Parts: sequence; structure tokens; C1' cells
RNA sequence: CUUAUCAAGAAAGGUGUAGGGAAUUGGCCCGUUGAUACCUUAGCAACCGUUCACUUUUUUAAGAAUUGUGAAAAAGGUGCUACAUCCAUCCCCUUUGCGGGAGAGAUAAG
Repeated sequence: CUUAUCAAGAAAGGUGUAGGGAAUUGGCCCGUUGAUACCUUAGCAACCGUUCACUUUUUUAAGAAUUGUGAAAAAGGUGCUACAUCCAUCCCCUUUGCGGGAGAGAUAAG
């Protein structure tokens, strides 16, 4: 940089000490009943990986490679475990709504 997904799911212990929840902005919530952060164990299951089935294409005797879809198992590599990506803020429609879209962000693969 490109593509896909993001309203579900899921804890405890230790360290430590005042802020934290991404950003422009406004709110609203969490936090000395110890949050955020770090470590350990555990858990959750989004992507990749594994297996099976179907399928596109190439070649073909079988077969092999390859594209896509679905299911299953496991938790291998990352990731995640308050509140919808916390809500809105930008744009559009209007049945004004947990509406739709964009931007931005996070995660995964290349």
C1' cells in the first nucleotide's frame, strides 16, 4: 500500500500507581472497591494454517496443481477478553432510526 472483517464471544493472580477509553471536536463512561499498562496462567475464536466435501481452470491414464464456497477438528502463528470500533462529530435518505455510506482506526493475509 491492497483485500477482508469489525452490534456476538471470553477470566483470575502478581507488579505498579493516577489516570484511562486511537485521532479533529463534543459528550458519556471506567478508575484508590487499584483502572490503563506489563508479566504469568486460563479463556474466546476473527484471519492465516490443517482435514474433508463440492466447484473454476490447466494438464492428464490415474493423478497433480489451482480458483471459490461450505463444514469439522484443534488452538499451530498473530489477535482479543468494560460500555456496538463507547456514542456522536463528516455525507445521504428519510419509515429520525442500534438507518445507510464515507473517512479514520484495529486485526489478519499478501
Predicted 3D model of a 110-nucleotide RNA (SAM riboswitch aptamer (S box leader)) from uncultured Flavisolibacter sp. The source organism's lineage runs through Bacteria, Pseudomonadati, Bacteroidota, Chitinophagia and Flavisolibacter.